[in-house]
RNA sequence: AGUUUCCUUCGGGGUCGGGUGAAAAUCCCAAUCGGCGGUGAUGAAGUAAUUUCUAAGCCCGCGAGCUUUCACAAGCAGGAUUUGGUGUGAAUCCAAAGCCGACAGUAUAGUCUGGAUGGGAGAAGGAACUA
Numbered sequence: 001a002g003u004u005u006c007c008u009u010c011g012g013g014g015u016c017g018g019g020u021g022a023a024a025a026u027c028c029c030a031a032u033c034g035g036c037g038g039u040g041a042u043g044a045a046g047u048a049a050u051u052u053c054u055a056a057g058c059c060c061g062c063g064a065g066c067u068u069u070c071a072c073a074a075g076c077a078g079g080a081u082u083u084g085g086u087g088u089g090a091a092u093c094c095a096a097a098g099c100c101g102a103c104a105g106u107a108u109a110g111u112c113u114g115g116a117u118g119g120g121a122g123a124a125g126g127a128a129c130u131a
Base pairs, nucleotide, nucleotide: 001130002129004128005127006126007125008124009123010122017029018028019027031111032110033101034100035062036061037060038059043053044052045051057099058098065076066075067074068073081097082096083095084094085093103114104113105112
C1' cells in the first nucleotide's frame, strides 16, 4: 500500500400557533426536518505542492418495506428544480421562487403510534493475509 477474511465501536432529523369538525400533530393556513457513498467552478488552512479539511434532500448511485430463496442473490414497490446572476464552463456557487418524502394504524401523516432494544447504506479503529 492492497484486496480478502474476521473483530469492536459508531451509524436520522422534524408540527410553534391558528381554522373547520363529534373526532385531525393526518384536511386547510402556517411551522419544521434533510441518512450514506460519489461528483463538484464552494470556502478555509498551508511558503508551496500532485497537500489537508470542508461543500448537493430534489445530478449519479445506495439504504429502511414486500415477494421468491437454505444462502448468495433476483424481482417488485417507493420521491422531488426551476428562473435569474456571475462565468469559458454551474444539476453543486450567489439570489429568488418552488418541489419531495416507504409500509401498517388512525379523520387522509416526511414530522404521531407501530414493526424497531430491529435492520441499515456506510464510517472509524484493530487483527490476520498478500505485495